The part of an RNA shown here (small-subunit ribosomal RNA, 5' domain) has 485 nucleotides and comes from an uncultured Chloroflexota bacterium. The full RNA is in RNAcentral, with records from ENA and SILVA. The coordinates come from a structure-prediction model, not an experiment, and the mean pLDDT is 87.
Context: one part of a larger RNA
RNA sequence: ACGAACGUUGGCGGCACGCUUAACACAUGCAAGUCGAACGAGAAACCCGAGCUUGCUCGGGUGGACAGUGGCAGACGGCUUAGUAACGCGUGGGUAUCUACCUAGAGGUUUGGAACAACUAUUGGAAACGAUAGCUAAUACCAGAUAUUCCCUAAGGGGGAAAGAUUUAUCGCCUUUAGAUGAGCCCGCGUCGGAUUAGCUUGUUGGUAGGGUAAAGGCCUACCAAGGCAACGAUCUGUAGCUGGUCUGAGAGGACGAACAGCCACACAGGGACUGAGACACGGCCCUGACUCCUUAGGGGGGCAGCAGCAAAGAAAUUUGCGCAAUGGACGAAAGUCUGACGCAGUAACGUCGCGUGGGGGAUGAAGGCCUUCGGGUUGUAAACCCCUUUUAUGAGUGAAGAAGAUCUGACGGUAACUCAUGAAUAAGUCACGGCUAACUACGUGCCAGCAGCCGCGGUAAUACGUAGGUGGCAAACGUUGUCC
Numbered sequence: 001a002c003g004a005a006c007g008u009u010g011g012c013g014g015c016a017c018g019c020u021u022a023a024c025a026c027a028u029g030c031a032a033g034u035c036g037a038a039c040g041a042g043a044a045a046c047c048c049g050a051g052c053u054u055g056c057u058c059g060g061g062u063g064g065a066c067a068g069u070g071g072c073a074g075a076c077g078g079c080u081u082a083g084u085a086a087c088g089c090g091u092g093g094g095u096a097u098c099u100a101c102c103u104a105g106a107g108g109u110u111u112g113g114a115a116c117a118a119c120u121a122u123u124g125g126a127a128a129c130g131a132u133a134g135c136u137a138a139u140a141c142c143a144g145a146u147a148u149u150c151c152c153u154a155a156g157g158g159g160g161a162a163a164g165a166u167u168u169a170u171c172g173c174c175u176u177u178a179g180a181u182g183a184g185c186c187c188g189c190g191u192c193g194g195a196u197u198a199g200c201u202u203g204u205u206g207g208u209a210g211g212g213u214a215a216a217g218g219c220c221u222a223c224c225a226a227g228g229c230a231a232c233g234a235u236c237u238g239u240a241g242c243u244g245g246u247c248u249g250a251g252a253g254g255a256c257g258a259a260c261a262g263c264c265a266c267a268c269a270g271g272g273a274c275u276g277a278g279a280c281a282c283g284g285c286c287c288u289g290a291c292u293c294c295u296u297a298g299g300g301g302g303g304c305a306g307c308a309g310c311a312a313a314g315a316a317a318u319u320u321g322c323g324c325a326a327u328g329g330a331c332g333a334a335a336g337u338c339u340g341a342c343g344c345a346g347u348a349a350c351g352u353c354g355c356g357u358g359g360g361g362g363a364u365g366a367a368g369g370c371c372u373u374c375g376g377g378u379u380g381u382a383a384a385c386c387c388c389u390u391u392u393a394u395g396a397g398u399g400a401a402g403a404a405g406a407u408c409u410g411a412c413g414g415u416a417a418c419u420c421a422u423g424a425a426u427a428a429g430u431c432a433c434g435g436c437u438a439a440c441u442a443c444g445u446g447c448c449a450g451c452a453g454c455c456g457c458g459g460u461a462a463u464a465c466g467u468a469g470g471u472g473g474c475a476a477a478c479g480u481u482g483u484c485c
Stems, first nucleotide, its partner, number of pairs: 001483002004481005011355005018347001026309001028308003033072003038069002045062008080265001088191008097183002102179008110144004119134006150159003164171003192238003199229003204226008241263004245256004268289005291302004319345001321344003327341001328339004358388004368379004394421005402412001429474005434455003440469005450457002
């Protein structure tokens, strides 16, 4: 010094912080949606009309739920540290590249077409989920036209785009240039231990050609050459996320990498791609495996290293809370919706800081306890008693800022704060007292019982064991254990 634990004890508040072990397994709820100003369709309910079987059918209107197509988001935010000794990280350079949304500039926004969901009908299945036929819209899909400061090409030449909506003024869409932001890739240097690991390597090292990628490259393939690395430690092996920093120390160093911030990696184990500006994607898809659940036994479902919570492991760590009021994020023109991010509350003396447990007076030095040389000494101004005060606690009243203002909007919270009332009232322990090391006597015990960090105490006068009185230290803590300097 600590993300600590254990023992004894425990009044309050501010700020921080809380599974270091099993990256073990998870019941339940929530954690990513949103847009009707892209699109078709449209339930319940209500109103009107008609028919009659008088409570039902049909038609029209209002209405707008649940689904569906489509767009954007879901690659952020949140968790964890298993793996990784590596261009992973840190630092300093580089470029052969991409970048949705945003900003600025330039130009365009034309003509057509065919479908598929939803829906209807039939139908399979226990379910999950489907199958067949038919209908339909779009900012979904396809084709044509046109196009530069775009792309390919030495040139000639060739290739490539769009989407509309409405409240009529905007928002969109396409191409392109530049910016901003973010990302990819490459290189120099630095980055733990072991030589009781000395040789390692065949896409291996380089070249040519091609493929592939947003992009350089053995990244991949064919052919050619035989190289490349290594005692300045290759290869192998153990351990480990890295950093800003944290702790310690006069410093140099040493140890560590919880919380906060940046980067990497992972998402039951392993592999793969799809979509997309961006993923090889925690709450997406497919396959394999282990585990687990449902089943009509044919077949299906699942992934808390998100927030709570449960079991297990362990010396050991919290509520299945409130709110989107603030900050931030997604979507939307907006109203707004969503947000276990976040803001708060709850819980734990786990840490740190602050406050309190009363103040003044009070000797005939009471009583009691303990010691005693029996005279007394000590506890001790301590108590009693007298006079005050009311922090805190309790009760009552008023009551915020945080809200960005034209208006509205506060989870926290009737909280903080302030005022009033009552009354010393509601609040002290723990460890030690042989030396180191501040603090001593009595009784009990008798090498026993026991103590102990080291030296060592105890065998009949123990300041070292146990108890009591007294004393010393620290104090809402004190002591012990563990670990680091």